[in-house]
This record gives sequence, C1' cells and structure tokens, in this order.
RNA sequence: CCGUGCUAGGCGGGGAACUAGCGGUGCCCUGAACUCGCAAUCCGCUACAGCGAGGUUGAAUCCCUGUUUGAGGCUUUCGCCGGAGGGGACUGCCGGGGCCAAGCGGUGUUGAUGACUGGGUCCGGCGCGGCGGAACCCUAUGAAUCCCGUCAGGUCCGAGAGGAAGCAGCGGUAAAUAGUAGCUUCCGGGUGCCGCCGGAUAGCCUGGUCGGAGCUGGCUGACCCGGGUAAGCCGCGAGGUUGGGUCGAGGACAGGUGCACGG
Repeated sequence: CCGUGCUAGGCGGGGAACUAGCGGUGCCCUGAACUCGCAAUCCGCUACAGCGAGGUUGAAUCCCUGUUUGAGGCUUUCGCCGGAGGGGACUGCCGGGGCCAAGCGGUGUUGAUGACUGGGUCCGGCGCGGCGGAACCCUAUGAAUCCCGUCAGGUCCGAGAGGAAGCAGCGGUAAAUAGUAGCUUCCGGGUGCCGCCGGAUAGCCUGGUCGGAGCUGGCUGACCCGGGUAAGCCGCGAGGUUGGGUCGAGGACAGGUGCACGG
C1' cells in the first nucleotide's frame, strides 16, 4: 500500500412550546436520512439523559473536531409605514326649527295690509216638505163544522093547514193574505242648496263701506338654535421594515481517528 472480516460510531437535525432538566410523540423550518411497540387530561430517562426489540452500513466523500457561510425560528430598542376597533364636531357634508325680507316668484289701483259691517258654514228649538214604517180606506181571495142571511133536497112535529131545526149551494163578513193608489192619522232619522226664532263669534267662504300701497314667506340667500355623519382630522392596536441579541438545519474548507488476519 492492497484484500478480507470485525468493533467504536452512523442510519437525520433544528426552533418554539411543555418540563426541575433531557429526549420523544404533536406544531413549524430544513432536508431526503431503517422497521416494530409506548406516548400531550402525556411516554420514558437522570447531566453520559428517550425506553424495549430487530435490521443495515462500517474506518471513511459517510464518524469526530474546528473555522466559515447560512435557510429559518424566537426576542427586542429608536425611527418610519400601517393604522381595524375607538375619539371628536375644528373643516366638510346631510337634514330640522325659528327669524329677516336682500334677490326671484305669486298677488295687488279690476283696490293690498288694516278697521267696521251683513250673510253662509256651526249649535238648539219650532214649522213645512221628503224618505221609511205602521194604522185607516178600496179591491180580490178567504170559515166542511164551533160567523151572519137565504136556505134546494132531505129530516122532525102535526090528521091537515102549516111550523121547526138545518147540510150542500149561493151571497156577505171575521182572523189572515195579496194588490192598487193616498183627500187622512201616528212613529222615526247622520232626511232637506227649505222657512222662522234664538245662540255662538276661533277658523273658512262670500257681499258692502272707509282707506290708499303694499301683502306673501313658495325658491335662493343672511342670522340664530339644536341634531346626524366620520370624507378630511386625532390616535391605541394587530402587522411590516432597518438594526441588535439568541438558537441554528444544510453547504464549503481544514484537520483527526481503531482492531485482527493475509499478501
């Protein structure tokens, strides 16, 4: 130096969280890196720190150490960005009330505001009319019998003359039903361009007289009051970014490290 067979070791690691601490299962980041059983109201260990049972590789590019680079995680100061929720009415916007009468409009010498006056609308009473209802009058129907009149036939009394009761029929009437109108009476009303009397006097409509130029507050606008909105405004977050700290996979470089046998 080469070959063969072994051993140590390797067959993933890291972050946060949990934990007295360590590791695992679970979450996350890398990466490609065995199998089975246990395990988050946990499982197993004791600073050498998963436990138990198997498999594979094996002194090296693969194991160990150092340096460097560095994904990613955690944490943090100032500043900046970001600013949900929230704040308030300073500006803005929306709308409400009062008031002015500047502009516009409307109305007004075919007479404004104002003053006086009449009537109607409103209330009550009386009257009249009308509507509705009832009664009454008229017509028609209408009582087997317990309504009236006349009572054929027939029945009864009588020796007879005659008389009596009386069914059907006919006529009329009562209760009742229907119809036609109204010279009549009574009752009623959310009845009436009706009449008379009285009342009321705020509003509305209308007429007249006096008087002689405004009246109105619809729109715009000015002022005052109060309300709403959060567009501008203020501003704490969550979060982001530069920097710091910490841990750190993977990569790169360098170095180190067994045993036995044979050639």